[in-house]
Context: one part of a larger RNA
RNA sequence: UGACGGGGGCCCGCACAAGCGGUGGAGUAUGUGGUUUAAUUCGAUGAUACGCGAAAAACCUUACCAGGGUUUGACAUAUAGGUGAUGGGAGUAGAGAUAUUCCGUUCCUUCGGGACACUUAUACAGGUGCUGCAUGGUUGUCGUCAGCUCGUGUCGUGAGAUGUUGGGUUAAGUCCCGCAACGAGCGCAACCCCUAUGCUUAGUUGCCAGUGCUUCGGGCAGGCACUCUAAGCAAACUGCCAGUCGAAAAGCUGGAGGAAGGUGGGGAUGACGUCAAAUCCUCAUGGCCCUUAUGUCCUGGGCUACACACGUACUACAAUGGAUGGUACAAAGAGAAGCGAGACCGUGAGGUGGAGCCAAUCUCAAAAAGCCAUUCUCAGUUCGGAUUGUAGUCUGCAACUCGACUACAUGAAGUUGGAAUCGCUAGUAAUCGUGGAUCAGCAUGCCACGGUGAAUACGUUCCCGGGCCUUGUACA
Numbered sequence: 001u002g003a004c005g006g007g008g009g010c011c012c013g014c015a016c017a018a019g020c021g022g023u024g025g026a027g028u029a030u031g032u033g034g035u036u037u038a039a040u041u042c043g044a045u046g047a048u049a050c051g052c053g054a055a056a057a058a059c060c061u062u063a064c065c066a067g068g069g070u071u072u073g074a075c076a077u078a079u080a081g082g083u084g085a086u087g088g089g090a091g092u093a094g095a096g097a098u099a100u101u102c103c104g105u106u107c108c109u110u111c112g113g114g115a116c117a118c119u120u121a122u123a124c125a126g127g128u129g130c131u132g133c134a135u136g137g138u139u140g141u142c143g144u145c146a147g148c149u150c151g152u153g154u155c156g157u158g159a160g161a162u163g164u165u166g167g168g169u170u171a172a173g174u175c176c177c178g179c180a181a182c183g184a185g186c187g188c189a190a191c192c193c194c195u196a197u198g199c200u201u202a203g204u205u206g207c208c209a210g211u212g213c214u215u216c217g218g219g220c221a222g223g224c225a226c227u228c229u230a231a232g233c234a235a236a237c238u239g240c241c242a243g244u245c246g247a248a249a250a251g252c253u254g255g256a257g258g259a260a261g262g263u264g265g266g267g268a269u270g271a272c273g274u275c276a277a278a279u280c281c282u283c284a285u286g287g288c289c290c291u292u293a294u295g296u297c298c299u300g301g302g303c304u305a306c307a308c309a310c311g312u313a314c315u316a317c318a319a320u321g322g323a324u325g326g327u328a329c330a331a332a333g334a335g336a337a338g339c340g341a342g343a344c345c346g347u348g349a350g351g352u353g354g355a356g357c358c359a360a361u362c363u364c365a366a367a368a369a370g371c372c373a374u375u376c377u378c379a380g381u382u383c384g385g386a387u388u389g390u391a392g393u394c395u396g397c398a399a400c401u402c403g404a405c406u407a408c409a410u411g412a413a414g415u416u417g418g419a420a421u422c423g424c425u426a427g428u429a430a431u432c433g434u435g436g437a438u439c440a441g442c443a444u445g446c447c448a449c450g451g452u453g454a455a456u457a458c459g460u461u462c463c464c465g466g467g468c469c470u471u472g473u474a475c476a
Base pairs, nucleotide, nucleotide: 001476002475003473004472005471007470008469009468010467011466012465013464015460016459019424020423021422022421023420026315027314028313029312030311031310032309033308034306035305042053043052064301065300066299067298068297069296070295073124077123078122079121080120081119082118083117084116088103089102090101091100092099093098106115107114108113126290127289129288130287131286135284136283137279138278139277140275142273147186148185149184150183151182152181153162154161155160166177167176168175192267193266194265195264197234198233199232200231201230202229203228206224207223208222211221212220213219237261240255241254242253243252244251317417321376322375323374324373325372326371327370333364334363335362338357339356343352344351345350383414388409389408390407391406392405393404394403430452431451432450433449434448435447436446
């Protein structure tokens, strides 16, 4: 100087407390461990692994296993020699890779050759093989915590100290005052994006106040007021008032005005560093290793196994509910090998057909909870839907291993969950649907969107994590 203390002081955080809803019990989905297996590819493992890499494992992917092939190679460049196309179509054998047969024979040219392809030889290619404890890059975490440093000066023999400590204050090393310090940098804040209000400009594909027409649909004429869209501007700064601690400071408390008030609400943004943290399987890369194989091609299988254990979710256990009928209101997205309307067929998944739309125009598209009626009457039930049987639909060469969905039948566990444990402070929790990426198909996951919309916070004694000062130390 740090680190640590079941030392002290001050302070903060859904850290506790006060509340609301969960997990832990059931069934299923999914990931992991374990076990099994020819293989169940690999990585991630307290917080900071476990719906994680994977924003899609039937084949492919795919790295694993079995079998069948291949060796200048699936891919790149170069040299030398030879051949002539390449490509396309067809036949045979085969599980296919592949082997073989038939049809067919290019372009440019300075006529030397070149392009392209095949073949032979040689350099070389190739490796998701090892090392993340050789590395770059990227990432998690402490933590959006308020810290981390430097120059000069001063003090100290020196390691170092000071500044950065002290008194206040703040979300903040934020600001003020004081001070052997004076300044500065990286962080904080602000600048950026979305959102909340208004104004100006603009008016189609958007909108419809007034007028007319109407097949009653903003449908048409018309209009750009309003909504909205999208560009610019304004607006919030403790600016104003009062009180307050006080040192007339920084500030704090309350109020006015205002759409908004004290960082308005969200997002992006992550200092010096810590964990030899993660990743050599994104990529790049040193070293080592393989080179008729640890490379590469193919078929089939596996990654989907199943006594069990754990994590994360979904669905429930019902009447604040289930069922049937009617009826209302979103936002944000996506669409050309695409979205696909009306119509018709089917109980349905879906099919036929094809209007319109490269989309403020058309389509996906029905929002659902809600509201209004009717019914059920507390039961393992008209709750719950697992499992299983049969018949189908769709995607796709192909749904047996191993897809999703539909109809009929079946109708398991489950009556609110032990110890323990998690999230959340407001348009939040809870609850309700909607869309998107990936994607042929496959979503209870992920990412986004809106609808309805709470309770509680006395407070900081305690648990956990963190910040500053101080103290002790046999630790570095």

A computed fold for a 476-nucleotide part of an RNA from a metagenome, annotated as small-subunit ribosomal RNA, 3' major domain. The full RNA is in RNAcentral, with records from SILVA.